[in-house]
This record gives sequence, structure tokens and C1' cells, in this order.
RNA sequence: CAGGCGGGCAAGGUGAUCGCGCCGGUGCGUUAUGUGCCGGUGAGGAAAGUCCGCACUCCACAGGGCACGGUGCUAGCUAACAGCUAGGCGGAGCGAUCCGACGGCAAGUGCAACAGAGAGCAGAUUGCGUCCGGCAACGUCCGGGCGUGAGGGUGAAACGGUGGUGUAAGAGACCACCAGCGUCGGUGGUGACAUCGGCGGCUAGGCAAACCCCACCGGGAGCAAGGCCAAGCAGAUGCGAUGGUGUCGCCCGCACCGCAUCGGGUAGGCCGCUUGAGGCGUCAGGUGACUGGCGUCCUAGAUAGAUGAUCGCCACCCGCCGCGCGCGGGUACAGAAUGCGGCUUAUGCGCCCGCCUGACCG
Repeated sequence: CAGGCGGGCAAGGUGAUCGCGCCGGUGCGUUAUGUGCCGGUGAGGAAAGUCCGCACUCCACAGGGCACGGUGCUAGCUAACAGCUAGGCGGAGCGAUCCGACGGCAAGUGCAACAGAGAGCAGAUUGCGUCCGGCAACGUCCGGGCGUGAGGGUGAAACGGUGGUGUAAGAGACCACCAGCGUCGGUGGUGACAUCGGCGGCUAGGCAAACCCCACCGGGAGCAAGGCCAAGCAGAUGCGAUGGUGUCGCCCGCACCGCAUCGGGUAGGCCGCUUGAGGCGUCAGGUGACUGGCGUCCUAGAUAGAUGAUCGCCACCCGCCGCGCGCGGGUACAGAAUGCGGCUUAUGCGCCCGCCUGACCG
């Protein structure tokens, strides 16, 4: 200097004029709604998606079971989680690093194009050996039976590999070493695992993001939840205790006494509604996610829905040129509606920290 990997910050500033929401104070005024002035405050890192988890609210013996759904290596963090941190194993990369839907295929069922004889209690094509028969040919020929599956071939993958013994010819049939698997132990680790040793001839392909098996977890619905006040009206029909209803479905239990359909009235106001598993700073502990102590701050609460409009100056970036306080352009993604912790997606201009690789110079 170039190219990469990981993490953090930020989300333009300022002046003037006019205009908005909420809270507090202080006046004026109305039946009520209000209104002037002063002070404070007023969209995000994702507010988006609605994918997870929870707080909170209501129903319900909140109890049991089935079905169904979720997660899937180990240990921690957390209110909890499919999140995060650290490790283990496997994979990608020269590397910094990144990814993993990561329990089980000797429990069962199933799927796999083409090629190939044969793709999972497989299979015999070419070949090898042997026996019988045939031939003008007597051999390295042809046909049939039996044995075989080592060599060759097809394929992404062919029922362990290398070397030998053995055999008519072969083959874990047997042996040595190796790989895998099983089993018994040693060492290290909380653990997943790692590593070492003995015995065993046992050799069982891929897919569970196929059905399935195993372990753990799971009531339901949701702020349009739910509660209070005011106002207003109109009930009718059917079923009903050996019954019906009860917040996904089914069964048992339990509770209650109504349930279903049609029709009518109301759609106004208030609460919930923002002080929190809260923010910021600092100290201590921890590899870390985080935890604890001390101090300090209060930072939207709307409800046809507020934070805007105009003018000017500056900041940053890009381009051009006549190189100047020059000209032109750009400044994204995007707006709360009960709240919080995560994940995912969109994004302009930039800044900072650490690390890797390559080239060059000293």
C1' cells in the first nucleotide's frame, strides 16, 4: 500500500419567523367542552416482520390423561426462550474466522433416477477351477453340471484394507498389522469428550430437514385483554336435569344452572396508559454471556391520531475545472399505539479498535 475477518459508535449541526401534543404552575372564563402566559418534555436502531419468550389481564378446581405442538451435544447466563456465552465433535477456508435441523438406522416400516448381474437377511455378467460330453481340429476350442466371488467392469457408493498361509480355484476360511464396532479397564475433565491398554474375526452402505423411537418442555385467549361511569331499549321461538354449558379438540373428574337461534338498543366518557426483569456513570467478581455494590436521572402516552413548514449559514462525501471562502450533486432505511428480552429483514455518508494474508521498502 492492497485485499480480507471480527467488534463498537453514530443516524448531520445551527439561527430566525410561524405552527403542534402531553405534564406542571399561574391567571381569565363557561352549564359543559375551554383559553392566555411561563417552565419542562416529545419516534427507532431497527419503531418494521409478528417469528419466539415473558410480564400483565380474564376464563377455568388452575386436576389427570389422550391427541397435538416445540426443542434436541455439554456446561453456564437469564424472569424466560428456538436467545446469548464458553467448550466438545464434525465441516469450509492458507489464515484471521465462519457454519451445523449436533439424541437414535444391530426396534420397525419406507425411499433412492441412470448405469450395472446385483443397491441391504443383494447378486453372478465377464472371469477362475473342476467333472461330463462333443469336434476334420486334441488346444489357450464349444456346450452343460458343480464350486467360487479374490481379479476386471458399471456406478457417487458394491457387504472392511494391505501382506501372507491355504485351496482344484478362491474367500476373515486362517494369521500379522491397520480401520471400524462391541466389551472390560487406566489417566485427564463438572460434562460433552480426549487419550492409552487388554480381549473379541464381530465387519451391520445413504436418507430420520422420511414415517417412526427416545428424553425434556407445553392449559386457553389476548390491551379490540379487562374494569368503572353515564345513557338507552323489546322481546320472541326452540331445547332442557338419564340434560346442557364451562376460552382450540376428545375422555374422566369438578363447578354452575341455563343454552341456542332470530330481533331491538348502545358505539359516549374515564381507567388500564407508562417508575420499569428501567437508563447512565463508577467500583468489584467472572475467560465470557452476565452478576452485585454505590451514585445519579425520569426521557412520548396520542385516540381521525402530535414533533412540522419557510429562509439562511455550516458540516461530511462525490465529481468537474479556469485551483478559488469556485461550480454542481448527494446525506439512507424509515414513524410509537400495553410493555419488555431476543431473532430476522431494510439501510446513505462516515469514524474507531483488534486480528489475518500478500507485495514493496528499510
This is a predicted structure of a 362-nucleotide RNA (Bacterial RNase P class A) from an Anaerolineaceae bacterium. The source organism's lineage runs through Bacteria, Bacillati, Chloroflexota, Anaerolineae and Anaerolineaceae. The coordinates come from a structure-prediction model, not an experiment, and the mean pLDDT is 77. The sequence was found by an Rfam model in a public genome assembly. Its Rfam family is "Bacterial RNase P class A". By type it is a ribozyme.